[in-house]
RNA sequence: GCGCGGAUGGUUUAGCUUGGCGAUAACGACACGCUCACACCGUGUAGGGCAGGGGUUCGAAUCCCCUUCCGCGCA
Numbered sequence: 001g002c003g004c005g006g007a008u009g010g011u012u013u014a015g016c017u018u019g020g021c022g023a024u025a026a027c028g029a030c031a032c033g034c035u036c037a038c039a040c041c042g043u044g045u046a047g048g049g050c051a052g053g054g055g056u057u058c059g060a061a062u063c064c065c066c067u068u069c070c071g072c073g074c075a
Base pairs, nucleotide, nucleotide: 001074002073003072004071005070006069007068010027011026012025020058029045030044031043032042033041051067052066053065054064055063
């Protein structure tokens, strides 16, 4: 230099060729219940606008372009 894959709450991750309700779940955190207390368990709450920028569109995490970072391969 070329090609491929990836980046979504604190962590891991679904959704991404169906473009459209409120962005999914688990773990973690917090509150309440339970307990003498802790743990387990149950219920609830908060936390992300989707790596960054631009474009298309009535509407973009999703389509197109550029860039950054990570991994793999080829030279």